[in-house]
């Protein structure tokens, strides 16, 4: 320096034009227990890395940046 793939909650994903943007798992809050875990339940937690474009309408399409991963010089 070139070519590919990621980048959505703390963490691991998911969702690939339109619905309020979801799940697990951490953490909190209850309930059950003598306690405690283990189970139930609940509610919390996102500028969808950034910035512009396309579009009625972008987390998803398209460009440029930045971060990280492989790979070729």
């Nucleotide at each position: 320096a070139g070519g590919c793939c990621c980048g959505u909650a703390g963490c691991u994903c998911a969702g690939u034009g339109g619905a309020c943007a979801g799940a697990g798992c951490a953490g909190c809050g209850c309930g059950a227990u003598c306690c405690u875990a283990a189970c139930g339940c609940g509610a919390c937690g996102g500028u969808c890395g950034c910035g512009g474009g396309u579009u009625c309408g972008a987390u998803u399409c398209c460009c440029g940046c930045c971060g990280g991963g492989c790979c070729u010089a």